[in-house]
C1' cells in the first nucleotide's frame, strides 16, 4: 500500500446528534421438559478426539503396583484469516483457534426496548485455475 475485526462516513465544536455497519432483550405459534442438584447465559473462528506426561495427591510395608490431577508437546477431525484491480468457487501454500463480558437470569420471536461503532497489526512484486464485473 494493506491486514484482523461491526468499528466507517457524516455534522457539531455548548450540549447533544445523523446515516450506515454490528450485538443484546422482548409475544403468538413452534420448541424445551431443565435449572436448583457439575449453576446458566451472551460477544467471537476460537471447538472436538485420541496419545504422552515436568510434577503432585490418595491407596499400599514397597514396587516403570493402582487410581486421579496434570505444566507441557504432538496427532487427526472441524473452524476462521492471508496470499495487492475486485468479487465467487475449486485446488494449494502459511498462519489461528484466544480472550472478555452478564450475575442467578435471557429459548425462538412481530411491535417494541437497548447497547456498540474499538483497539491491535503491517513495509513490498506479494500462488495456481475457472467464471462474473471493471479497467
Nucleotide at each position: 500500500a494493506g491486514c484482523c475485526g461491526a468499528a466507517u462516513c457524516c455534522a457539531a465544536c455548548c450540549c447533544a446528534g445523523g446515516a450506515g455497519c454490528g450485538g443484546g432483550g422482548g409475544a403468538a405459534c413452534c420448541a424445551a421438559u431443565u435449572u436448583c442438584u457439575u449453576g446458566g447465559g451472551g460477544c467471537g473462528a476460537a471447538c472436538g478426539u485420541c496419545a504422552g506426561g515436568c510434577u503432585c495427591a490418595c491407596g499400599g510395608c514397597a514396587a516403570g503396583c493402582g487410581u486421579g490431577a496434570a505444566a507441557u508437546u504432538g496427532a487427526c477431525g472441524c473452524g476462521g484469516g492471508u496470499g495487492g484491480u475486485c468479487u465467487u468457487c475449486u485446488c494449494u501454500a502459511c498462519c489461528c483457534g484466544a480472550g472478555c463480558c452478564c450475575g442467578g437470569c435471557a429459548g425462538c420471536u412481530a411491535a417494541c426496548c437497548u447497547c456498540g461503532u474499538a483497539g491491535g497489526c503491517g513495509a513490498a512484486u506479494a500462488g495456481a485455475g475457472a467464471g462474473a464485473g471493471g479497467a